Predicted 3D model of a 1704-nucleotide part of an RNA (large-subunit ribosomal RNA, half A) from a Methanobacteriota archaeon. NCBI's taxonomy places the organism under Archaea, Methanobacteriati, Methanobacteriota.
Context: one part of a larger RNA
RNA sequence: CUGUCUGGGGAAUGGCUUGGCUCGGGCGCCGACGAAGGUCGUGCCAAGCUGCGAAAUGCGCCGGGUAGGCGCAAGGAACCUGUGAUCCGGCGAUGACCUAAUGGGACUUCCCAUCCCUUCGGGGAUGCUCCGUAAGGAGCGGUAACCCGCCGAAGUGAAGCAUCUUAGUAGGCGGAGGAAAAGAAAUCAACCGAGAUGCCCUCAGUAAAGGCGAUCGAAGAGGGCCCAGGGCAAACCGAAUCCCUCUCCGUAAGGGGAGGGAGAUGUGGGGUUUGGACCCCGGCACUCCCGGCCUCGCGAACCCGAAGUCUCCUGGAACGGAGCGCGAAACAGGGUGAUAGCCCCGUAGGGGUAUGCGAGGUGGGAGAUUCGGGGGAUCCCGAGUACCGUGCGUCGGAAAUCGCGCGGGAAGUUGGGAGGCAUAGACUUCCAACCCUAAACACGACCCGAGACCGAUAGCGCAGUAGUAGCGUGAGCGAAAGCUGCAAAGUACCCUUGACGGGAGGUGCAAAGAGCCUGAAACCAGAUAGCUACAGACUGAUGGGGCGUGAAAGCGACGAAGCCGCAAGGUGGAGCAGCGUUCCAUCGUCCGUUUAGAAAAACGGGCCAGGGAGUUCUGACCGAUGGCGAGGUUAACCCCGUAGGGGGGAAGCCGUAGCGAAAGCAACAGGCCCGCAACCCGCAAGGGCGAGGGGCGUGGUGGGCUCGCCAGGAGUCGUCGGUGGGAUACCCGAAGCCAGUCGAUCUACGCCUGGGUAGGUUGAAGCCUCCCGAAAGGGAGGUGGAGGACCGAACGGGUGCUGAUGUGCAAAUCGCUCCGAUGACCUGGGUGUAGGGGUAAAAGGCCAAUCUAGACUGGGAAUAGCUGGUUCCUCCCGAAACUACUCGCAGGUAGACCUCGGGCGAGGCUGACGGUGGGGUAGAGCUACGGAUUGAGCGUUUAGGGGGAGAAAUCCCUCGGCGCCCUGUCAAACUCCGAACCUGCCGUCGUCGUAGACCCCGGGAGUGAGGGCGUGUGGGGUAAGCUCCACGUCCGCAAGGGUAAGAACCCAGCCUGAGGUUAAGGCCCCUAAGCGUCGGCUCAGUGUAUCAAAGGGCGUCCAUGGUCCCAAACAGCGGGGAGGUAGGCUUAGAAGCAGCCACCCUUCAAAGAAAGCGUAACAGCUCACCCGCCGAGACCACGGGCACCGAAAAUGGACGGGGCUAAGCCGACCGCCGAUACCUCAGGACGCCGAAAGGUGAUUUGGUAGGGAGGCGUCGUGCGCGGGUCGAAGCGGGGUCGUGAGGUCCCGUGGACCGCGUUCGAAUGAGAAUCCUGGCAGGAGUAGGAGCAAAGUGCCGUGAGAAUCGGCACCGCCGCAGGGGCUAGGGUUCCUCGGCAAUGUUCGUCAGCCGAGGGUUAGUCGAUCCUAAGGCCGUCCUUAAUCGAGACGGUCGAAAGGGAAGCAGGUCAAUAUUCCUGCACUCCACCGGACCUUGCCCAGGGCCUGACGCAUCGGGGUAGGUCGAGCGCGGUAGCCACCGUGUUGAAGCGUCGAACCCUCCUGAGUGCCGUAAUGGCGAGACGGGGGCGAAGGCGCGAUAAGGAGGGCGCAAGUCCUCUUCGGCUGAUCCCCGGUGCCCGUGAAAAGGGCCUUGGGGCCAUCCGGCGGAUCCGUACCGAGAACCGACACAGGUGCCCCUGGGUGAGAAGCCCAAGGCGCG
Repeated sequence: CUGUCUGGGGAAUGGCUUGGCUCGGGCGCCGACGAAGGUCGUGCCAAGCUGCGAAAUGCGCCGGGUAGGCGCAAGGAACCUGUGAUCCGGCGAUGACCUAAUGGGACUUCCCAUCCCUUCGGGGAUGCUCCGUAAGGAGCGGUAACCCGCCGAAGUGAAGCAUCUUAGUAGGCGGAGGAAAAGAAAUCAACCGAGAUGCCCUCAGUAAAGGCGAUCGAAGAGGGCCCAGGGCAAACCGAAUCCCUCUCCGUAAGGGGAGGGAGAUGUGGGGUUUGGACCCCGGCACUCCCGGCCUCGCGAACCCGAAGUCUCCUGGAACGGAGCGCGAAACAGGGUGAUAGCCCCGUAGGGGUAUGCGAGGUGGGAGAUUCGGGGGAUCCCGAGUACCGUGCGUCGGAAAUCGCGCGGGAAGUUGGGAGGCAUAGACUUCCAACCCUAAACACGACCCGAGACCGAUAGCGCAGUAGUAGCGUGAGCGAAAGCUGCAAAGUACCCUUGACGGGAGGUGCAAAGAGCCUGAAACCAGAUAGCUACAGACUGAUGGGGCGUGAAAGCGACGAAGCCGCAAGGUGGAGCAGCGUUCCAUCGUCCGUUUAGAAAAACGGGCCAGGGAGUUCUGACCGAUGGCGAGGUUAACCCCGUAGGGGGGAAGCCGUAGCGAAAGCAACAGGCCCGCAACCCGCAAGGGCGAGGGGCGUGGUGGGCUCGCCAGGAGUCGUCGGUGGGAUACCCGAAGCCAGUCGAUCUACGCCUGGGUAGGUUGAAGCCUCCCGAAAGGGAGGUGGAGGACCGAACGGGUGCUGAUGUGCAAAUCGCUCCGAUGACCUGGGUGUAGGGGUAAAAGGCCAAUCUAGACUGGGAAUAGCUGGUUCCUCCCGAAACUACUCGCAGGUAGACCUCGGGCGAGGCUGACGGUGGGGUAGAGCUACGGAUUGAGCGUUUAGGGGGAGAAAUCCCUCGGCGCCCUGUCAAACUCCGAACCUGCCGUCGUCGUAGACCCCGGGAGUGAGGGCGUGUGGGGUAAGCUCCACGUCCGCAAGGGUAAGAACCCAGCCUGAGGUUAAGGCCCCUAAGCGUCGGCUCAGUGUAUCAAAGGGCGUCCAUGGUCCCAAACAGCGGGGAGGUAGGCUUAGAAGCAGCCACCCUUCAAAGAAAGCGUAACAGCUCACCCGCCGAGACCACGGGCACCGAAAAUGGACGGGGCUAAGCCGACCGCCGAUACCUCAGGACGCCGAAAGGUGAUUUGGUAGGGAGGCGUCGUGCGCGGGUCGAAGCGGGGUCGUGAGGUCCCGUGGACCGCGUUCGAAUGAGAAUCCUGGCAGGAGUAGGAGCAAAGUGCCGUGAGAAUCGGCACCGCCGCAGGGGCUAGGGUUCCUCGGCAAUGUUCGUCAGCCGAGGGUUAGUCGAUCCUAAGGCCGUCCUUAAUCGAGACGGUCGAAAGGGAAGCAGGUCAAUAUUCCUGCACUCCACCGGACCUUGCCCAGGGCCUGACGCAUCGGGGUAGGUCGAGCGCGGUAGCCACCGUGUUGAAGCGUCGAACCCUCCUGAGUGCCGUAAUGGCGAGACGGGGGCGAAGGCGCGAUAAGGAGGGCGCAAGUCCUCUUCGGCUGAUCCCCGGUGCCCGUGAAAAGGGCCUUGGGGCCAUCCGGCGGAUCCGUACCGAGAACCGACACAGGUGCCCCUGGGUGAGAAGCCCAAGGCGCG
């Protein structure tokens, strides 16, 4: 590592079912007599569910029923019951609070009232609207769906979209009932007739509508279900009528009387469309109501109800097996220890009564005399109606549906409406404008029954406390979770442990031992077999070996393995096959998908189990099969029955005749020919006949007539299968659209009411003084204190580090830094605005972690031409990635291509050759056309340009034009030509075809992204593994061999097994086969299959041509290489050699007016050229082969590798290897033949999309047959059979069901969908257990156990907090005791954890009262309605606004302004006293108060602080000295107390007085007197209290001493006052006070006394653990106090105190 075994874990599987689902039947409203639904209670102990309601797991009566009962629920305790309980049925009683909610109110289950009655316990009434004269009555709300009315979408479909569709659907609103609605013809019909309405079938997918698109869509008639008709208004009569109260008779119905009321705007009679009134004639036939008495029936709980518990066996148990019986109007079903007709409950069949219901009899009561016929003079018969116009909505309704708005607007029986355009006349039919009406039909909250429905991931979301737990502010969303056993017999006792637990033991058939039946898999552990530390990974397949196993099931002495043989067989003599594992060899890159192409570094898959996707209905087409057949068939519905089955039921449908737009007209019973199969003759060839088939002819019809359609009868109804349409339509998947609701606890803005803003700085206006100035004004110095002023804390914000963090402390935080900080500032509470809407100093910002249109639910399974997924086997065939059209290019439709079935019956065809036609490409050509085009020449009376001559005409030159000739070219859209090639027809050959080709018809598809390679004498493009085509081929959909490896290159087309021979390609080793043979080439490791180019080179080999050469070539060496002359010109110079011109002559063997180098110019050195030496080939050009350079890529690397000089390259040759190819043998399948057995095929058997055929398995049904407690299903391991899906056998586990055959029917097969649910891995003993910010240590204690709990000591931290008090919010977290399984990021003896018990005390705190913004209710208004703006009235609305009244101390484990002590106060009622006064009450009126901004300044105080003295105490200490403490409220009384204001006197200008500042004054300054008057101070309260110290006492407690003063400072707190500012003027009411008018009245006031002041909140946290953030979370959260000391301007910073902590 693999397998197995034993366990764990886990929950699948199997079995089970109290639950669900569906269908059928029944039945169907509840509520002011208080519902539905809730809240809270209720039990001996009681948390949940059930029941019930303060009479509370129940009470009374009647009936049933019988021995037990006290619900789920098993425990303990206590009770009830033969005086009949519990229980069942019926009728009653009680029935808290909320809720329509109804006395008023409310933040629901709470608060607050008024009146009446009362036996004093208590009871009752009090809502709004409508009707009614009144008395009185009705309605309100709920309810699953169904019903009626009103309002009324969108996604979608139309492949776009607007009319249209979806659809009058979803949804909203109103209303009713058990049903609703409709309903008794101003209807249809069609010249025949019907006779209310509704519903079903049919008519009919018809008529009709319709961008005449998508779609939509009746009615009459017919068949059925069910049946039912009535009443008013009017004509005529005119109170003949009705209601209430009381009373009499009666059982009642009803009748009589009295009083009151309604009613002439008409009660009542009559009458209602076969019209009536009215008139005449005849007729007495009727209808309704009551129920005492009698009879009958129905009907609750319930009662009776046959037959074995006989024998034996197994077993824990008998209901099993064997044997012997019995019942059956009962063998439905369930239970009982396994499977029961006879054990139990039941079943078939019978019985039965209370309240009650129904029917009949008998009796009683009421009523307009109601009915029929006739007459036709008169009267009556529904008005803003019928109808018309117009505009909308709606409908199938089109001229011709129904409705509405607006505008018009009749008739009067001699009339009116309708009859599918209008009008007119006929004809037919009906009588509108008033009302009611059962049944037949819709639905299912409820009850009963049933099931070819599900069986715990299924079936309802829920088989358990399920709409629960949980999530969300809310609307709303919404789980998981079944099973011990026959019986709890639920493990006594012992050992161990702190406990849990474990061991042993016991119960039981079995531990099945408690989330306990079975108990799979993933996963984990141990044991065991094999193997294992030099070995290469898709984990295997095939062959062989080793070890192990090999009990049963399989083979084997009737002879295993092995060996020999082609085989038969022989030999052999005991094992084998199989399984596990390992080694060796060979081959081999997962699965699914998407793709042209996937091992892919394309996508999906961690593993396992379970779930998981073409279904159903309807109508259409086709096929198969069955029935009947010129016919076939029913639908609704009816009858019988056991829901299935049977019998009826032709309405209707399809067919039987077609043609035509229509009017309309209307066809072969076979006339001729061909001919397949079959049959007959024939040896055959062939012939005859010939169903079906085919061709003619003939006929029907059509103003189309040489044409179209049709005609010589086959259909129709079931069932099954295939397919497409409509429905969700194979499954999962949007973003979105629309409707109705829920949200402003976040956030935006507004409104109401509150709160906050340390400290410092600057110094506007105004004012004063001085100076200047005529003035206006200016300047200086002060004063003053303005500002969207400045600096800077709190507070608000969020600039930079683009810091930290970034599985965070945190779904936005932390650190430093930074901005604003008297303002357009910040903020609490209350309140408003809502989704195409709000709000927005505007960013598309914000509107609950969501915003370019919120959330939730619904339309709804929207739609998705797009992605993914789509589950067992075998057999036969087998594609397309093309064409056309397409808002078409990721899609479709038609064709082509595939498949299956049918028909016909003989030809089809890619090939080769020959013959004969067609074609206009490649090429080529253009003096062959038209076009383009180079150069030269010639011609030309040639338009024109330029130049020249001339006076001009005109001429000349030149360029150009035109023409001709020569020369050079071009073309997809040029052709005088013109192939290869393609193609028609004919012939011959070939090939396929009767095993049925080709063709035709019909069902089903898929495909319509292609790709590589070859060829093209193709297009585009620089090119491409590019793109677009044609032909071919392969891949796609193709395996095998080769090419190192590789989709398409080469070879080769695959059933299974075995043997042989080859192909491509190979033969040195890896690696099968040749270091094969012969001849060349290469030296570059070139090369060894996979590329290099231009260009270059005395590389080398070969070939060709030319030139020179013994008269001496080429190279080398030696020598010469001269003269005119420095040629002329030019130049400063130019001498062969800057440049220009010329390039001659001479001497020679030869030598340029010079081919190079060189100089300033010369010079100089070479060269050409010549001679000599040498002595045989030399040189040039061009071509071919193989090599070389050119030659650069990133870690070291590629001929496949090693390596090779042949093992490279070229040529020739001989062998061998090598595939699933070919050959042979055996077997399977398929095709054909055959009845079968069997035979046969040289020429079938790869396969994606796809078509077709046949099977396996799962679940259930009917029928038949079996198995099972002596062991079913399931599960684990093993054997065996089948091509396969799968089947079967054995052993174990398990403990009750299961199988086979056949028919039918399915929620029928899983590996994938980032699938769903659950479980379990790996990662991994890993990340982390660091939550920043302060820090711990030692000893002791407790305990089984201590870093973490407690104590002490030291150390450290905060200290405008991290201390103290209070809201909101939370909801027991508070305290005590006992615990530690979980929670606590470790531990834990601890705890905000678990269990139990306890704890919240108010006249004076708050709520309660008042009103604010605003809300709610009613009426009016508005709306279709709900909703709702507004008006009026009422009411609610603040625990931070307004407001009657309490302080101090003490006390508990836990409360206190609440208890206690002491001392106070408010309101109300009563009593007594004082007072003898108009001060009181009610109604009205008036005034004041309550009562309010911001900024700034002054004054008076207080808290607090600090300093000093005194005293007491403690510590240190020799003394000096150091530290700590010294406190006390409200009310009342007394007293002190400033400013402002009022008043009296006085009377001020040469002004005076005064302030911090402004200022004030004859409207009275200064001064003086009086009044009003705050905070606050002092005294009493008050020392018995508190504090400090000491004594006694165990403690509780008790006793003693002391507790005194002053200075300074000083608020942001309290009181009073001044000033400034405003385009800003800064709540209301309750309450209180005063005046007045009218009425009442002697009630007032003061003092004292007595009594009352209910109900609700009050615990605790209030935050770095109790709130909001999922957490014991570095975030967020309003106000107040001290907020003390030092430093300081400061509430900054730093250090400290009190106090609290060291951060789990």